[in-house]
Molecule: Bacterial RNase P class A
Organism: Candidatus Fermentibacterota bacterium
């Protein structure tokens, strides 16, 4: 130089005009107002209610060790295998408990198999070559995968049939907290994937979400409690009729008159839920910088130090102006690092709604830092 492998952070700046929200103020006005993902709602807690709040069954999740965290399927550090020359990166319980499954392709996908092939013998045939019978799985096909892998001996051919080395099982020892990793002896090896198929085995998880849940509360309807003037007299009885009573209207008041009611409908009162509305929960918190210890590291301690949206048909927005970044194109200067001038494009992803911690996606366009290969010089 080119190529690449991790991490970490930014992600428009000023300035007018016109509007929102939300707090302070009597008012003019003042001061605050979206993000690294605020998306997905996928894990996890806080929180706030139901079930007396234990137990189990179904059910869902996770699944190598050890830490870290309020917790976690998340982080960190380690282990073991694959990938990659290497920074790195990816996956992780059990397949010798049973069940199913393995598509094409193959002869056979499992306690299997025999298509070419290779060997014995023995028929046919001048011969080439073909056939029956047993033997063998070495070698060649098929396939993601075929009863451990070179390599010697051995044998008609061959084959852990036997050797040696390497691979596994077991057992013992040492190191590791541990996953685990070494020596060591023994065993010819006891025979494939797939659990994101069912299942086993250990852990863990009540439910429902701020439309939680809490408080104030109209009209209207409806619910409860409780007031009240009825007597007689006819009728079998529904009802009637006389007196008395209440209320309304008629002239402010009384009589008189005229309409209605009278045991319950209506009214009066008083009580209690609910609905419309309104307030609280609501944002200061496992909270952010900085700084000093501790850890290898996620993190923890400690001090100091700042407060930084709260709508509820749901505020944070529109337009111009400058500048800035990047990409094309042209000029001009230098010269091979580039630099400067016009012109033109572009400037993303996406908008909080109880808060928090992650996880995952989306993003124009940049910066930063540490590492790996390779090539040239010294």
């Nucleotide at each position: 130089a080119g190529g690449g492998c991790c991490g970490g952070g930014c992600g428009g700046g000023c300035g007018g005009c016109c509007g929102c929200c939300c707090u302070c103020g009597c008012g003019a006005g003042a001061g605050g107002g979206a993000g690294g993902a605020a998306a997905g709602u996928c894990c996890g807690g806080g929180c706030a209610c139901c079930g007396a709040a234990g137990g189990g069954c179904a059910g869902g999740g996770c699944g190598c060790c050890g830490g870290g965290c309020a917790a976690u399927u998340c982080c960190c550090g380690g282990c073991a295998c694959c990938g990659g020359u290497g920074a790195c990166g990816g996956u992780g319980a059990g397949a010798a408990a049973g069940u199913g499954c393995c598509a094409c392709a193959g002869a056979a996908a499992g306690g299997a198999c025999a298509c070419c092939g290779c060997c014995g013998c023995c028929c046919c045939c001048u011969g080439c070559g073909g056939g029956a019978c047993g033997g063998c799985a070495a070698g060649g096909g098929u396939g993601a995968a075929a009863a451990g892998g070179u390599g010697g001996g051995g044998u008609a051919a061959g084959a852990g049939c036997c050797c040696a080395c390497c691979g596994g099982g077991c057992c013992g020892c040492g190191g590791g907290c541990a996953a685990c990793c070494g020596c060591g002896g023994u065993c010819g090896c006891a025979a494939g994937g797939c659990a994101a198929a069912c299942c086993u085995c250990g852990c863990c998880c009540g439910g429902u979400g701020c439309a939680a849940g809490g408080c104030c509360a109209a009209a209207u309807a409806g619910g409860g409690a409780g007031g009240g003037a009825g007597u007689u007299c006819c009728g079998a009885g529904a009802g009637g009729a006389a007196c008395g009573g209440g209320g309304g209207g008629u002239u402010g008041c009384c009589c008189g008159c005229u309409c209605c009611c009278c045991c319950a409908c209506a009214c009066c009162u008083c009580c209690g839920g609910g609905u419309c509305g309104g307030c609280c929960g609501c944002u200061g918190g496992a909270g952010g910088u900085c700084c000093g210890g501790g850890g290898u590291g996620a993190c923890c301690c400690g001090g100091a130090u700042c407060c930084u949206a709260g709508a509820u048909g749901g505020a944070u927005g529109g337009c111009c102006g400058c500048c800035g970044c990047u990409c094309c194109g042209u000029u001009c200067c230098a010269u091979c690092g580039g630099g400067a001038g016009c012109g033109g494009a572009g400037u993303a992803c996406a908008g909080a709604a109880c808060c928090c911690g992650g996880c995952u996606u989306a993003c124009a366009g940049c910066c930063c830092g540490g590492c790996c290969c390779c090539g040239c010089c010294g």